Source information
A computed fold for a 475-nucleotide part of an RNA from Dioscorea sansibarensis, annotated as small-subunit ribosomal RNA, 5' domain. It matches the Rfam family "Bacterial small subunit ribosomal RNA". The family has 99 seed sequences and 42,628 matches in Rfam 15.1. The RNAcentral record of the full RNA draws on ENA. Its mean pLDDT, the model's own confidence on a scale to 100, is 83.
Context: one part of a larger RNA
RNA sequence: GAAUAAACGCUAGCAACAUGCUUAGCACAUGCAAGUUGGACGGGAAGUGGUGUUUCCAGUACCGGAUGUGUGAGUAAGCCAUAAGAACCUAUCCUUGGGAGGGUAACAACAACUGGAAACGAUUGCUAGUACCCUGUUGGCUGAGGAGCAAUAGGAGGAAUCCACCCGAGGAAGGACUCGCAUCUGAUUAGCUAGUUGGUGAGGUAAUAGCUUACCAAGCCGAUGAGCAGUGGCUGGUCCGAGAGAAAGAUCAACCACACUGGGACUGAGACAUGGCCCAAACUCCUACGGGAGGUAGCAGUGGGAAUUUUCUGCAAUGGGCGAAAGCCUCAUGGAGCAUUGCCGCAUGAAGGUAGAAGGCUCACGGGUCGUGAACUUCUUUUCUCGGAGAAGAAGCAACGACGGCAUUCGAGGAAUAAGUAUCGACUUAUUAUGUGCCAGCAGUCACGGUAGACAGAGGAUGCAAGCGUUAUCC
Numbered sequence: 001g002a003a004u005a006a007a008c009g010c011u012a013g014c015a016a017c018a019u020g021c022u023u024a025g026c027a028c029a030u031g032c033a034a035g036u037u038g039g040a041c042g043g044g045a046a047g048u049g050g051u052g053u054u055u056c057c058a059g060u061a062c063c064g065g066a067u068g069u070g071u072g073a074g075u076a077a078g079c080c081a082u083a084a085g086a087a088c089c090u091a092u093c094c095u096u097g098g099g100a101g102g103g104u105a106a107c108a109a110c111a112a113c114u115g116g117a118a119a120c121g122a123u124u125g126c127u128a129g130u131a132c133c134c135u136g137u138u139g140g141c142u143g144a145g146g147a148g149c150a151a152u153a154g155g156a157g158g159a160a161u162c163c164a165c166c167c168g169a170g171g172a173a174g175g176a177c178u179c180g181c182a183u184c185u186g187a188u189u190a191g192c193u194a195g196u197u198g199g200u201g202a203g204g205u206a207a208u209a210g211c212u213u214a215c216c217a218a219g220c221c222g223a224u225g226a227g228c229a230g231u232g233g234c235u236g237g238u239c240c241g242a243g244a245g246a247a248a249g250a251u252c253a254a255c256c257a258c259a260c261u262g263g264g265a266c267u268g269a270g271a272c273a274u275g276g277c278c279c280a281a282a283c284u285c286c287u288a289c290g291g292g293a294g295g296u297a298g299c300a301g302u303g304g305g306a307a308u309u310u311u312c313u314g315c316a317a318u319g320g321g322c323g324a325a326a327g328c329c330u331c332a333u334g335g336a337g338c339a340u341u342g343c344c345g346c347a348u349g350a351a352g353g354u355a356g357a358a359g360g361c362u363c364a365c366g367g368g369u370c371g372u373g374a375a376c377u378u379c380u381u382u383u384c385u386c387g388g389a390g391a392a393g394a395a396g397c398a399a400c401g402a403c404g405g406c407a408u409u410c411g412a413g414g415a416a417u418a419a420g421u422a423u424c425g426a427c428u429u430a431u432u433a434u435g436u437g438c439c440a441g442c443a444g445u446c447a448c449g450g451u452a453g454a455c456a457g458a459g460g461a462u463g464c465a466a467g468c469g470u471u472a473u474c475c
Base pairs, nucleotide, nucleotide: 001475003473004472006471007470008469009468010467013346014345017342018341019339020338021304026303027302028301030300031299032298035063037061040060041059043057044056045055046054070258071257072256082180084178085177088175089174090173093171094170095169096168097167098166099165101135102134103133110125111124112123114121115120140149141148142147154163155162156161184230185229186228189227191221193219196218197217198216199215200214201213202212203211233255235253236252238247240245261280262279263278264277283294284293285292286291310336312335313334314333318332319330320329321328322327349379350378351377352376359370360369361368362367384413385412386411387410388409389408393403420464421463422462423461424460425446426445427444431459432458434456435455441448
């Protein structure tokens, strides 16, 4: 000198765009953040004088809750970055070839009865389906062959037809796996390893594989740093530097890991699943003491902290889930609010104006300086106040805008509403007088202070400026 997710002190007019728990992965009150489909199904309720039509709902069922969102604890290598590879899986979507025959038994809801403080249940009885089961067949898979495994369902409409269902092939996109190279510090850490290294048989997986297991062999790694210990998410990118290189990994994007702590599986195309289940431990809450409930590293918010915002608004846009659609849901996201946290832009007036006024400071008492600065005269209106008009963002008829009567623009008014902060011994731009008297104090370094250009207030000056200075960190 540059930089920062900064904090603190003093000060402060506005706008655009960004950014905002770096600490305790500490504990959390309250609300919301994942639902949807009645065009799969039986039933209940509302409404109607009745029929017809309509609306809503607990339950069965489908799809989605594996996306999105947050955080960086762990992890030094089942990570990441880059470059290759072969033994794999894929719901929804797109293209394409086929199929959808016949039967059976139940369980919720509901009704009755009943246990419990509650959470939640028990028993008996009834019932539907795109729920479940059996069976025949095309095709497919495995296998040398015999043979074995093995699917289905309807809904809407007057109809055409549309949407669903099952099997096969291909695609798109996604995922799992293997490997080369690269990836911080310590040797005041030198040896490490028994499923360990390899083989055979068996098991297992979507798939390869000591992935697992039985047997056999005794290997494998290591001063080109193994194993151990410490630290740490990694990268694109960021900052400094002429570069070499160093530091760091906030926001945004990709990947990974985690979701109170530890473990486990279930369901499913996909999880060993943040707002699912089970077990154990800690903590908190409820309890009729028998037993139960919970998990903000989602968005707001509370304590904690030097320090980081609102318990706001809308689905109008972009995108996601469900649905035939209308639509519903969406703290994703779009917006507004708060913060001088950053960056950038604008303003605080312009031209004239010397009796060099009053006043302050200073002086050798003549003067000098603040100073064209003010007053005063003439203008202007960015901003400001008031009053009108008023978009684009809406996606090829029309309609649909949270932001928001916002941006923008027109008119009126009047210089009106707007300057601080740090320094002035040298480094380092800029000085005097007064007070203090090794005291009080200052200080980045040298140092200053025992009559001070270095402390304190004052006049003046200098730097930067809606900021300035200090502290911290890095180059």